[in-house]
Molecule: SAM riboswitch aptamer (S box leader)
Organism: Flammeovirgaceae bacterium UBA4465
Formats: sequence, C1' cells, structure tokens
RNA sequence: GAUUUAUUAAGAAGUGCUUAGAGACAGGCUCGAUGAUGCGCUAGCAACCCCCCUUCGAAGAGGUAGGUGCUAAUUUCUGAUAAAUAAAUU
Repeated sequence: GAUUUAUUAAGAAGUGCUUAGAGACAGGCUCGAUGAUGCGCUAGCAACCCCCCUUCGAAGAGGUAGGUGCUAAUUUCUGAUAAAUAAAUU
C1' cells in the first nucleotide's frame, strides 16, 4: 500500500514552541495575529486490542498497567465508487 470486519449524533484541555492559513477532497459554512493549523509536554476521554471474573460455549459484568485512537462544530453540512480509526489477513 491492498483486502475484510466493526465503529463514527455520547465523552474528554491546559501549557511551551512555531506560524498563516486551517477544518481530507468539491461547494457551503465555520475557526484563525485576542495566534488557528502543526509539533512537544502534561492532563483527560473512550474501551478496538489488552487485563480480569462468570460461562461448556455464545455472550455478559468489571478494569485502565500496556499497544493504538481521540479531546471546535453530528465524519462541521451536502456530495461521491468519499474519509477516519481499530483489529485481522496479505
């Protein structure tokens, strides 16, 4: 990179550095020098993997040390053979 399956109306922010665009794409709309976006640190949310208990099993209750993910707006809205994330396979 490709494929498969699942999820995407809930939830969770401070700070340092940087800098002019940013929100995937098109159109709208929104955010942005009162510093957005990005990166780092700390904190937090969630519970896919994971841990643990019950169970023949399916399944269900609980947990957050570890691997990811996430912390403006319903995936920001509409659109598309769209996108994102997790797990597995290749």